Molecule: c-di-GMP-I riboswitch aptamer
Organism: Desulfonema magnum
RNA sequence: ACAAGACAGAGCCAAACCCGUCGUGAGACGGUGACGGAAAGCCACGGGUCUUAAAUGAAAAGGCAUCGGGGUUGCCUUU
Numbered sequence: 001a002c003a004a005g006a007c008a009g010a011g012c013c014a015a016a017c018c019c020g021u022c023g024u025g026a027g028a029c030g031g032u033g034a035c036g037g038a039a040a041g042c043c044a045c046g047g048g049u050c051u052u053a054a055a056u057g058a059a060a061a062g063g064c065a066u067c068g069g070g071g072u073u074g075c076c077u078u079u
Base pairs, nucleotide, nucleotide: 003078004077005076012037013036018031019030020029021028022027041072042071043070045069047067048064049063050062051061052060
């Protein structure tokens, strides 16, 4: 350096429910909590999906990184 990986070690992140705030909304942030996670770190680039949204249709804007792919960075162990 590459590859593989929850066997070990040090740790890390954190679902749902509930509470507060923001938002028309999907949701976001913080607290609680722990279903789980070898990147459940980050990025909206592709697909997918959700919201605005009421209509026959089309287009646009916004969200989901714990839907999956991709990009990029990183701890430990082993070969």